[in-house]
RNA sequence: GCCCGUGUGAUGGAAUGGUAGACAUAACAGACUUAAAAUCUGUGGCCUUCGGGCGUGGCGGUUCGAGUCCGCCCACGGGUA
Numbered sequence: 001g002c003c004c005g006u007g008u009g010a011u012g013g014a015a016u017g018g019u020a021g022a023c024a025u026a027a028c029a030g031a032c033u034u035a036a037a038a039u040c041u042g043u044g045g046c047c048u049u050c051g052g053g054c055g056u057g058g059c060g061g062u063u064c065g066a067g068u069c070c071g072c073c074c075a076c077g078g079g080u081a
Base pairs, nucleotide, nucleotide: 001080002079003078004077005076006075007074010025011024012023018064027043028042029041030040031039045054046053047052057073058072059071060070061069
């Protein structure tokens, strides 16, 4: 250089083109406990005037609608001379 694959919260990981982050873990708060561990409950991406808005590596495109399809780019992994 060429070919193939992957990229989603702090982490693993799901989502048939139709409510983005199911489910689990970390973390935080509460209950329980003399205290802690374990267990149980809630929260568990960002912003917010709490109404809502934004967010799936980046920029475009297709579509009523894109994490998903198409193009280019970036990063990582594998193959190849």